Predicted 3D model of a 71-nucleotide RNA (Fluoride riboswitch aptamer (crcB RNA motif)) from a Bacteroidota bacterium. Taxonomically the source falls in Bacteroidota (Bacteria, Pseudomonadati). It matches the Rfam family "Fluoride riboswitch aptamer (crcB RNA motif)". Its family is annotated with response to fluoride and positive regulation of gene expression in the Gene Ontology. The coordinates come from a structure-prediction model, not an experiment, and the mean pLDDT is 75.
[in-house]
RNA sequence: UUUGUGGGCGGCAAUGAGGUCUGCCAUUAACCGCCUGUAAUCCUGUUCAGGCUGAUGACAUCUACCAAAGA
Numbered sequence: 001u002u003u004g005u006g007g008g009c010g011g012c013a014a015u016g017a018g019g020u021c022u023g024c025c026a027u028u029a030a031c032c033g034c035c036u037g038u039a040a041u042c043c044u045g046u047u048c049a050g051g052c053u054g055a056u057g058a059c060a061u062c063u064a065c066c067a068a069a070g071a
Stems, first nucleotide, its partner, number of pairs: 010025004016062002019059003033052005039047003
């Protein structure tokens, strides 16, 4: 100096918070939803345009938002 492994810390899993569990990642990373399209393009992917669902990766709780009913 480089590589590998183990541990710790940490980060991430399409909208908030903490808790538990699961998975992923090791900073050149994990991650950054879906549908449609006659458009563009370095072409099967990406970009662009339009539309749609969800506060979870999962579980429950709180908060915010929405709908219905009752007081």